[in-house]
A computed fold for a 167-nucleotide RNA, annotated as glmS glucosamine-6-phosphate activated ribozyme aptamer.
RNA sequence: CCCUGUCAUGAAGCGCCAGUGCCUGCCGGGAUCACCGUCCGGCAGGACGACGAGGAGGAGAGAGGAUCGAAGCAUUCGGCGGAAGCUCUCCCGUGACGCUCCGGACGCGUGACGCAGCCUGUAAAUAUGCGGGCGACCGCAAAACAGAGGGGCUGCGACCGGAGAAA
Numbered sequence: 001c002c003c004u005g006u007c008a009u010g011a012a013g014c015g016c017c018a019g020u021g022c023c024u025g026c027c028g029g030g031a032u033c034a035c036c037g038u039c040c041g042g043c044a045g046g047a048c049g050a051c052g053a054g055g056a057g058g059a060g061a062g063a064g065g066a067u068c069g070a071a072g073c074a075u076u077c078g079g080c081g082g083a084a085g086c087u088c089u090c091c092c093g094u095g096a097c098g099c100u101c102c103g104g105a106c107g108c109g110u111g112a113c114g115c116a117g118c119c120u121g122u123a124a125a126u127a128u129g130c131g132g133g134c135g136a137c138c139g140c141a142a143a144a145c146a147g148a149g150g151g152g153c154u155g156c157g158a159c160c161g162g163a164g165a166a167a
Base pairs, nucleotide, nucleotide: 014081015080016079017078019077022046023045024044025043026042027041028040029039051069052068053067057091058090059089060088061087062086092109093108094107095106099164100163101162102161103160104159113157114156115155116154117153118152119151120150128141129140130139131138132137
């Protein structure tokens, strides 16, 4: 220095790479008078392989194309693994008709009800500049630009039964 195994750590729009495509070198072939280049094939090595925003009450189970836009006009192809999304069950918490508590119904998840309208909304990549690499490509810098969720305001709409305190 290399290989293998084990353990630990990091990462959750996250990780990975055996296919295709791409780059470099070598070899063979087609075309050419010939060479280079180009095209086709093989071998070896390598690069890429989703840009951010948003997202978790607890436990269990299940199904699989798990939200939003940006860039690009496409390898952000194709595939593997995972995952906070979805559905169901139980538990916990929470929401309104003065207050507290109990039981049930419905909705929701700690910023904790639904619907509608208006307002709000600092992304990153790309591009640009600088640097690295023969190259595919990679790193860094400063500026710009989303949508959903969320937040604010307004309007409308939010059940039944029981106990208690105060007046």
The sequence was found by an Rfam model in a public genome assembly. It matches the Rfam family "glmS glucosamine-6-phosphate activated ribozyme aptamer". Its family is annotated with catalytic activity and regulation of gene expression in the Gene Ontology. Its mean pLDDT, the model's own confidence on a scale to 100, is 77.